[in-house]
The RNA shown here (SAM riboswitch aptamer (S box leader)) has 105 nucleotides and comes from Peribacillus asahii.
The model forms 94% of the base pairs in the Rfam consensus.
It matches the Rfam family "SAM riboswitch aptamer (S box leader)". Gene Ontology term of the family: regulation of gene expression. Rfam describes the family as follows. The SAM riboswitch is found upstream of a number of genes which code for proteins involved in methionine or cysteine biosynthesis in Gram-positive bacteria.
RNA sequence: UUCUUAUCCAGAGAGGUGGAGGGAUUUGGCCCUUUGAAGCCUCGGCAGCAGACCUGUUAUAGGAACUGUGCCACAUCCAACAAGCAGAUGCUUGGAAGAUAAGAA
Numbered sequence: 001u002u003c004u005u006a007u008c009c010a011g012a013g014a015g016g017u018g019g020a021g022g023g024a025u026u027u028g029g030c031c032c033u034u035u036g037a038a039g040c041c042u043c044g045g046c047a048g049c050a051g052a053c054c055u056g057u058u059a060u061a062g063g064a065a066c067u068g069u070g071c072c073a074c075a076u077c078c079a080a081c082a083a084g085c086a087g088a089u090g091c092u093u094g095g096a097a098g099a100u101a102a103g104a105a
Base pairs, nucleotide, nucleotide: 001105002104003103004102005101006100007099008098013043014042015041016040017039021032022031023030026080027079028078029077044072045071046070049068050067051066053063054062055061076097081094082093083092084091085090086089
C1' cells in the first nucleotide's frame, strides 16, 4: 500500500511550546479559532479492538484495565451518487469515500 471482517447515536483535557489555521480530501454550506488554530512535549483521562488475566458455560458470555493500539469541541458536521416519499427544496434508506482495530498478501 491492497484485500477481508467488525465497529463508527456513548465517553474522556489541563499545562507548556508554537503563531494561523482547523473540523480527512475536492466543491458548496455550517461551525471552531489571535479570549491563540494545526503540530510537538508533559501530565491526566476515556474506551475496551487484540493479547495476557479473573469468573462462568456444551456454547454464546461477564469482569478487570497489565501490554499493543486508538481516542479526548460540536458529530464520520451536512450535501454531492442511487432509490423511495413529499413537491421545489426537504425527509428516509442504501451506496461511495473515510476513521479505528484484528487478520492476510